[in-house]
Context: one part of a larger RNA
Molecule: large-subunit ribosomal RNA, domain VI
Organism: Ostreococcus tauri
RNA sequence: CGCGUAAGAAUUGAGAAAACUACUUCUUUGUACGAGAGGACCGGAAGUAUUUAACCUCUGGUGUACUGGUUGUUCAGCCAUGAGCAUCGCCAGGAAGCUACGUUAAGAUAGGAUAACCGUUGAAAGCAUAUCAAACGGGAAACUUUUUUCAAGACAAAUUCUUUUUUUUCGUGAAAGACUAUCACGUUGAUAGGCGAAAUGUGUACAAUUUGUAAAAAUUGAAGCUUUUUCGUACUAAAUAUUCC
Numbered sequence: 001c002g003c004g005u006a007a008g009a010a011u012u013g014a015g016a017a018a019a020c021u022a023c024u025u026c027u028u029u030g031u032a033c034g035a036g037a038g039g040a041c042c043g044g045a046a047g048u049a050u051u052u053a054a055c056c057u058c059u060g061g062u063g064u065a066c067u068g069g070u071u072g073u074u075c076a077g078c079c080a081u082g083a084g085c086a087u088c089g090c091c092a093g094g095a096a097g098c099u100a101c102g103u104u105a106a107g108a109u110a111g112g113a114u115a116a117c118c119g120u121u122g123a124a125a126g127c128a129u130a131u132c133a134a135a136c137g138g139g140a141a142a143c144u145u146u147u148u149u150c151a152a153g154a155c156a157a158a159u160u161c162u163u164u165u166u167u168u169u170c171g172u173g174a175a176a177g178a179c180u181a182u183c184a185c186g187u188u189g190a191u192a193g194g195c196g197a198a199a200u201g202u203g204u205a206c207a208a209u210u211u212g213u214a215a216a217a218a219u220u221g222a223a224g225c226u227u228u229u230u231c232g233u234a235c236u237a238a239a240u241a242u243u244c245c
Stems, first nucleotide, its partner, number of pairs: 003153001006163006015150004021049007033038001050107006059100004066093005071086006110145003117138004170186005191237003194233005201225002207220005
C1' cells in the first nucleotide's frame, strides 16, 4: 500500500515470545550418626549477589534561558551600577526535565502427566515375579497449566456493543513526537503565551543613612532576583458573519 469489512469501541485466545539463576546466615542441632575427630538429611525463617522492568519521593549526577562571587578588557561622559567578549571567561550552588551510584517490583505458589528409579496386587509357570501380562501408585529446576507481553491474515478470517453521514482539513498545544501518528483543547474555552499569587533555588538587591583614613561593615531587609513547577485569571491567540469558486 491492496484486499478481507459501512464505521467506531471493547473482548475471547488458536498460536508465538519472555522469565525459570546462584549463594550466605540463623534455627532444627552440636541433634541423628560416630570410639573420637568431626558432623548432617528433611523442615522453618531472614538476607545477599546477579538479571530484567518501571520510576524520580529520598541520595547523587547533569542542568550553556536561574541566583551569587570574581579576573582582564571595551562601552554606556565620570563615580556608582550595568551590558558585551574572554571554553557558560572562571568559580560556588541549583527548580523542571533526563538520569544511576538512587527507589520500587519480579524470579512466587500450587496442580497435571511423566523420565531414570522405587513400589502394591498378581498370573502365564500351584513357587517366584513392580507387568515390553490385565490392573493400581510414588517420582525431577526439564514438559504442561499457573506468571508477563504480543496476538483473529486463527483465510474455518471469531465474539459482544453502539451508530446509520462519516472521516478530515484548519487553529492553540504536550503526558506525544524526525515527518506522520497519538493524546489534550478550540469561546457552552484554562490548550499555549502573558499577568497575579505561591513553591523552589540563590543568599541579604539598587538606593539612602550610619561607622571607618580606607578596603569594608551595619540598618531599612529572610532582601532582591528567580528558567521548562503548582494554582488562579480570558488580557492575546485558538473567533464570528457575509460573498465567491